A computed fold for a 71-nucleotide RNA from an uncultured Cytophagales bacterium, annotated as transfer RNA. It matches the Rfam family "tRNA". Rfam classes the family as a transfer RNA. It was read from a public genome assembly. Model confidence (mean pLDDT): 82 of 100.
RNA sequence: UGCCCUCUCGUCUAAUGGCAGGACAGCUCCCUUUGAAGGAGCCAAUCGUGGUUCGAAUCCACGGAGGGCAA
Numbered sequence: 001u002g003c004c005c006u007c008u009c010g011u012c013u014a015a016u017g018g019c020a021g022g023a024c025a026g027c028u029c030c031c032u033u034u035g036a037a038g039g040a041g042c043c044a045a046u047c048g049u050g051g052u053u054c055g056a057a058u059c060c061a062c063g064g065a066g067g068g069c070a071a
Base pairs, nucleotide, nucleotide: 001070002069003068004067005066006065007064010024011023012022013021018054026042027041028040029039030038047063048062049061050060051059
């Protein structure tokens, strides 16, 4: 310098262009002699800005971050 890939709750991971869900973690409650075990609930996210579309996590453009290949 060129090309390619990835980016979703604190972490991991789903979601044919149509309600953003699950697990772990955290918090509350229940249970229990106690508990880090068991049960119920709560909290929490689409990298940013635009575009396309009736509708975008998803498609397109630019930018950002990370990674890979070539030189």